A computed fold for a 502-nucleotide part of an RNA from an uncultured Eubacteriales bacterium, annotated as small-subunit ribosomal RNA, 5' domain.
Context: one part of a larger RNA
RNA sequence: GAUGAACGCUGGCGGCGUACCUAACACAUGCAAGUCGAGCGGCGGGGAGGCCUUCGGGCUUUUCCGCAGCGGCGGACGGGUGAGUAACGCGUGGAUAACCUGCCCUAAGCAGCGGGAUAACAUUCGGAAACGAAUGCUAAAACCGCAUAAGCUCACGCCAACGCAUGUUGGAGUGAGAAAACGUAAGGGCUUAGGAGGGAUCCGCGUCUGAUUAGUUAGUUGGUGGGGUAACGGCCUACCAAGACCGCGAUCAGUAGCCGAUCUGAGAGGAUGACCGGCCACAUUGGGACUGAGACACGGCCCAAACUCCUACGGGAGGCAGCAGUGGGGAAUAUUGCACAAUGGCCGCAAGGCUGAUGCAGCAACGCCGCGUGAGGGAAGAAGGUUUUCGGAUCGUAAACCUCUAUCGAUAGGGACGAAGAAAGUGACGGUACCUAAGUAAGAAGCCCCGGCUAACUACGUGCCAGCAGCCGCGGUAAAACGUAGGGGGCGAGCGUUAUCC
Numbered sequence: 001g002a003u004g005a006a007c008g009c010u011g012g013c014g015g016c017g018u019a020c021c022u023a024a025c026a027c028a029u030g031c032a033a034g035u036c037g038a039g040c041g042g043c044g045g046g047g048a049g050g051c052c053u054u055c056g057g058g059c060u061u062u063u064c065c066g067c068a069g070c071g072g073c074g075g076a077c078g079g080g081u082g083a084g085u086a087a088c089g090c091g092u093g094g095a096u097a098a099c100c101u102g103c104c105c106u107a108a109g110c111a112g113c114g115g116g117a118u119a120a121c122a123u124u125c126g127g128a129a130a131c132g133a134a135u136g137c138u139a140a141a142a143c144c145g146c147a148u149a150a151g152c153u154c155a156c157g158c159c160a161a162c163g164c165a166u167g168u169u170g171g172a173g174u175g176a177g178a179a180a181a182c183g184u185a186a187g188g189g190c191u192u193a194g195g196a197g198g199g200a201u202c203c204g205c206g207u208c209u210g211a212u213u214a215g216u217u218a219g220u221u222g223g224u225g226g227g228g229u230a231a232c233g234g235c236c237u238a239c240c241a242a243g244a245c246c247g248c249g250a251u252c253a254g255u256a257g258c259c260g261a262u263c264u265g266a267g268a269g270g271a272u273g274a275c276c277g278g279c280c281a282c283a284u285u286g287g288g289a290c291u292g293a294g295a296c297a298c299g300g301c302c303c304a305a306a307c308u309c310c311u312a313c314g315g316g317a318g319g320c321a322g323c324a325g326u327g328g329g330g331a332a333u334a335u336u337g338c339a340c341a342a343u344g345g346c347c348g349c350a351a352g353g354c355u356g357a358u359g360c361a362g363c364a365a366c367g368c369c370g371c372g373u374g375a376g377g378g379a380a381g382a383a384g385g386u387u388u389u390c391g392g393a394u395c396g397u398a399a400a401c402c403u404c405u406a407u408c409g410a411u412a413g414g415g416a417c418g419a420a421g422a423a424a425g426u427g428a429c430g431g432u433a434c435c436u437a438a439g440u441a442a443g444a445a446g447c448c449c450c451g452g453c454u455a456a457c458u459a460c461g462u463g464c465c466a467g468c469a470g471c472c473g474c475g476g477u478a479a480a481a482c483g484u485a486g487g488g489g490g491c492g493a494g495c496g497u498u499a500u501c502c
Stems, first nucleotide, its partner, number of pairs: 001501003005498005012371006018364001020329001025327003029324003034073003039070002042067011080282003089207008099199003104195007112146004121136006152177005158171005182187001208254003215245003220242008257279004261272004284305005307318004335361001337360003343357001344355004374404004384395004408443001411437004418429001446491005451472003457486005467474002
């Protein structure tokens, strides 16, 4: 000098930030991912019209609202945490003639004909529940078949050009592959090529400590055939060979998320990796795949384990390292708040819905910055305190007193920007910021230190006691070092102490 700090004493206001560093301990409760009726068939409710009526109502047309289900898109983003990881994890620079890419943009081409189901629903049944079964009915942009094939994919060989080892690109030939309808329209769909953005893999270099860890390794190292993947590859498998790494530190052990950056320092360097941003990893523990453009998936599924809960004992339910909040641990870290008004995200043609992302508010001197606690005058140097050589000295222009001002706070009146695309409408914050008015010095100062280092001294008490102390050291009867008082020094809404880094 610095801190995500804590502790002690003290504490007026505002702005901007920051706030579980410990138990990746366990979690009550609420919320945190939905949306689309302009994909589909239904069900319920309301309004209007028509027909019939036994006046109870029935049938039908249209329109509005809502709902579970089928279907689509999104739940792979956003948010959290740092356990694991010493690794191509990260950083940096390259490679992909070894790759993928929903939504979006650009360009070209296309949409012909059919089919069978199933949920919802109805009925019946089982179960305490979670939930399930059977039979029957029905729709689609759900599913399936056939046709078409500019182009595209695969297989087989051919030609040309090129390169960076495998090869790449282009061209002409024989067999397999799609479409979906709705609608007045808008919009939407399929194929192909390119783009943008995103992702995947590989490589060079860099990346803590220990040799009181010296040898390590059997899918191990390489090859061939096969499988698998978006893709290369022992990635997997069968066979064959015996290799591969290591003193330039393998293996093992310990510790640790990495970086931009942050702190310090003249720099080199050292230390750190809170907040913010990028990457990675994880989601009670371990394992696994499914779906999908994308996951081996925090608020999805399955299995195992521990724990908790419900149970009719047969069986079930759960996962806050999301936002609040609770217990526990701890020196220690906040509200079970408001709003989608803005920014952004998902869905939707839109209206709009959802959004604990986000915007705000609350709590905390935790940090930084700013402001205030008054200003000018005022010597009888008052009273009082302390001290004294008893003359005085000092607190001290300090106070009183006079004059003035009103920042902050309090009161009253007005009152936003942030809100856009022509108008209108739309603000959680918030009656906040800000402006104005009246009026009172009123409501607002402490903490540490005073032997040297180190700015600041006397008195009394104590008497190696009580105590102080960062180091040197003070205290055993005049202690500037202990305690109190007066005075002084430093900083100031803070001041000290402790811890840690330079």